[in-house]
RNA sequence: GCGCUUUUAGCUCAGUGGUAGAGCGUUUCAUUGACAUUGAAAAGGUCGGAGGUUCAAUCCCUCCAAGGCGCA
Numbered sequence: 001g002c003g004c005u006u007u008u009a010g011c012u013c014a015g016u017g018g019u020a021g022a023g024c025g026u027u028u029c030a031u032u033g034a035c036a037u038u039g040a041a042a043a044g045g046u047c048g049g050a051g052g053u054u055c056a057a058u059c060c061c062u063c064c065a066a067g068g069c070g071c072a
Stems, first nucleotide, its partner, number of pairs: 001071007010024004018055001026042005048064005
């Protein structure tokens, strides 16, 4: 330099055009003498950035950034 791939909650990951989810973690409450476990509830996201297509974009297209793999 070229090709492929990944980027979504604090962490690990779903989500193939129509109001963004799970597990773990965090907070509160219940349970306990206390802790753990268990149960209930809550908070937490400009979906890496910019632009485009569309009535509508996390999703499709282009560019950029960062990480990974391969070729040279």

Predicted 3D model of a 72-nucleotide RNA (transfer RNA) from a bacterium. Its mean pLDDT, the model's own confidence on a scale to 100, is 83. Its Rfam family is "tRNA". The family's RNA type in Rfam is transfer RNA. Gene Ontology term of the family: triplet codon-amino acid adaptor activity.